RNA sequence: UGGGGAGUGGCGCAACGGUAGCGCGACGGUUUUUGGUACCGCAGGUUGCAGGUUCGAAUCCUGCCUCCCCAG
Numbered sequence: 001u002g003g004g005g006a007g008u009g010g011c012g013c014a015a016c017g018g019u020a021g022c023g024c025g026a027c028g029g030u031u032u033u034u035g036g037u038a039c040c041g042c043a044g045g046u047u048g049c050a051g052g053u054u055c056g057a058a059u060c061c062u063g064c065c066u067c068c069c070c071a072g
Base pairs, nucleotide, nucleotide: 001071002070003069004068005067006066007065010024011023012022013021018055027041028040029039030038048064049063050062051061052060
């Protein structure tokens, strides 16, 4: 430098163009002498950034950034 892949709550991952969810974790409650387990509840996301298309974009298009792989 070229090609390909990835970027979504704290972490790991989902999500036909139509309300962004699941598990773990955090917090609160019940249970327990305490902790853990179990159960219930709750909070936490400008979907990497900037534009474009569309009635509507995490999703489609363009540029850029970061990381990984391959080639040179």